Context: one part of a larger RNA
């Protein structure tokens, strides 16, 4: 000198655009933050409209019941979503990451493209009814009933598995293929209608899973480690390879090119800095990785070992009728705590995305805005131009002036921003604008509302008076201060920067 997710201190006038708990992964009151289909069901509630009974009425008609038809709403069973999305950086020195390769060792809902096929029964059951239990949180018995929920059977391929023949790659197992023979395994239906959707195979696409080669942190005041430990046979397991796990076998296998131990840390694109080389960070914004109170499981499911799903311990909080139950903000906001120190209990789903849904459409604290914060970076303004008898007053003086200083007063103008008042958008297609009557444009008044911080011995731009007396103080280093201090305090000038200046702390 640059630089920061910064703080303090005086001091602040406008916009735009970014940024905002680095500390306790500390505990959390509140309300949102994952729903969604009635075009899968089966009922329930309720409007309409008809039609039929029955009661009341002279009648119009009201009530009350039953039955068609047409919506609306939905507690439930089913389906798809809850594995995205959003945070935190515990932890991990590892195939976690980046980067280059491999899988002849693998899986894939939803989407695309193709080929075939949906055929016959069946048994429940949750809503609900009736009877309980509990304070509660939930919950037991009986009973009915439906499906795109379950189940069994047909059928069937370029499908799975074994056998036989045989091409053809490849040469470390081995891979594709063609025929033939045996075994084997599917489905659901729905809407007024375009429809939407079920099985089954085959390929893609995008996503995912495992291996390997290099590569990136101190530390020898850490030298030896290591038994499921190296490898092999076989079995199990998995979507797959493989000690993944298991019996049995051999005894190996890692190490100064730094195993093993300790400590620190998420890892990249990249930020900062420097002419490079380097160095030293890893916030935001992007990808990847872990985690979800603390350990530990598995369940479903394409996809978890699952933030706002489950079980079981443990700490800790809340309720309880003391029998028992509920809870997880490292989601958004907000609260205590810690701390130098980081915002609002907002506003829309209109834009983009996402989940459902044939669709209209719901839902969405992603996300878009908006508030607060000079916290950063830009970018404007606080006025122009004239104006000497060089005005008063300060201050300083060699008493002659000299400065402040065209500065001011005065006078001519001008209206940026800020203020009033009027028009008023893009972002949206043809309907929908939280932002927002907001940018933006016009017209109005009047220089009006709007500067300050730091320094002034060298270094380093910028000097004199007073006060003080080694005191009060100052001070990045040198070093000023003990009676003429340009270094301490005022004060008058002057120097830098400016909506900011200085300071503290950390990088190069």
């Nucleotide at each position: 000198g640059g630089a920061c997710g910064a703080a303090c201190g005086c001091u602040g006038g406008c916009g735009g655009c970014g940024u905002g708990c680095u500390u306790a992964a500390u505990a959390c009151a509140u309300g949102c933050a994952a729903g969604u289909c009635g075009a899968a069901c089966g009922g329930a509630a309720u409007u309409u409209a008809g039609u039929u009974g029955g009661u009341g009425g002279u009648a119009a008609c009201a009530c009350c019941g039953g039955c068609u038809a047409a919506g609306u709403u939905u507690a439930g069973u089913g389906g798809c979503g809850a594995a995205c999305g959003g945070g935190u950086g515990c932890g991990u020195a590892a195939c976690a990451c980046g980067u280059g390769a491999g899988c002849a060792a693998c899986c894939u809902g939803c989407c695309c493209a193709g080929a075939a096929g949906a055929c016959c029964g069946g048994a429940a059951u949750a809503a609900c009814a009736g009877c309980g239990g509990g304070a509660a949180a939930c919950u037991g018995c009986u009973g009915c009933u439906a499906a795109u929920a379950c189940c069994g059977g047909a059928u069937a391929c370029u499908c799975u598995c074994g056998g036989u023949a045989u091409u053809c790659c490849a040469c470390a197992u081995g891979g594709a293929g063609u025929a033939u023979c045996g075994a084997g395994g599917a489905a659901a239906g729905u809407u007024u209608u375009u429809u939407c959707g079920c099985u089954u195979c085959u390929g893609g696409a995008g996503g995912g899973g495992c291996u390997c080669g290099c590569g990136g942190c101190c530390u020898a005041u850490c030298a030896g480690c290591u038994u499921g430990u190296u490898g092999g046979u076989g079995a199990g397991g998995u979507a797959a390879c493989g000690g993944c796990u298991c019996a049995c076998c051999a005894a190996g296998g890692c190490u100064a090119c730094g195993a093993c131990g300790g400590g620190u840390a998420g890892c990249u694109g990249g930020u900062c800095u420097g002419a490079g080389a380097g160095g030293a960070c890893g916030a935001u914004c992007a990808g990847c990785c872990a985690c979800a109170c603390u350990g530990g499981g598995a369940c479903u499911g394409a996809g978890a070992c699952a933030c706002g799903g489950c079980c079981c311990a443990g700490a800790c909080u809340c309720c309880u009728a003391c029998g028992g139950g509920a809870g997880g903000c490292a989601g958004c906001a907000g609260u205590a705590g810690g701390g130098a120190a980081u915002a609002u209990u907002g506003c829309g789903c209109a834009a983009u995305g996402g989940g459902c849904g044939a669709a209209a459409g719901c839902c969405u604290g992603a996300c878009g805005c908006a508030g607060c914060a000079a916290c950063g970076c830009c970018g404007c303004g606080u006025g122009g131009g004239g104006g000497a008898u060089g005005a008063a007053g300060g201050c300083c003086u060699u008493c002659g002036g000299g400065u402040u200083g065209u500065a001011a007063a005065c006078u001519c103008c001008u209206u940026u921003u800020a203020g009033u008042g009027g028009g008023a958008a893009c972002g949206a297609u043809u309907a929908u604008g939280a932002c927002g009557g907001u940018a933006c444009c016009c017209a109005c008044a009047g220089a009006a509302a709007a500067a300050g911080c730091c320094c002034c011995g060298g270094c380093c731009a910028a000097c004199u008076a007073c006060g003080u007396g080694c005191c009060a103080g100052c001070a990045g280093c040198c070093g000023c201060g003990g009676u003429g201090a340009u270094a301490c305090g005022u004060a008058g000038g002057g120097g830098g920067c400016a909506a900011g200046c200085g300071u503290u702390g950390u990088c190069c």
The part of an RNA shown here (small-subunit ribosomal RNA, 5' domain) has 508 nucleotides and comes from an Acidimicrobiaceae bacterium.
Its mean pLDDT, the model's own confidence on a scale to 100, is 87.